């Protein structure tokens, strides 16, 4: 340099172009306990990597940039 794949809460991830973007773990508060753990309830946390485009509507499709991985040279 060329080609392919990936990027969604702190972590792991789901979502056929149509929902208020959903779940598990973690965190916080509470219940339980003599205390802790376990269990249960609740809460918090996402500009879906950035920008632009297509569309009535984009996490999803297109372009570009950024980051990561693999292959070829």
């Nucleotide at each position: 340099g060329c080609g392919c794949c990936c990027g969604u809460g702190g972590c792991u991830u789901a979502a056929u172009g149509g929902a208020u973007a959903g779940a598990g773990c973690a965190a916080u508060g509470g219940a339980u306990u003599c205390c802790g753990g376990u269990u249960c309830c609740a809460u918090c946390g996402g500009u879906u990597g950035g920008g632009g485009g297509u569309u009535c509507g984009a996490g999803u499709c297109c372009c570009u940039c950024c980051g990561g991985g693999c292959g070829c040279a």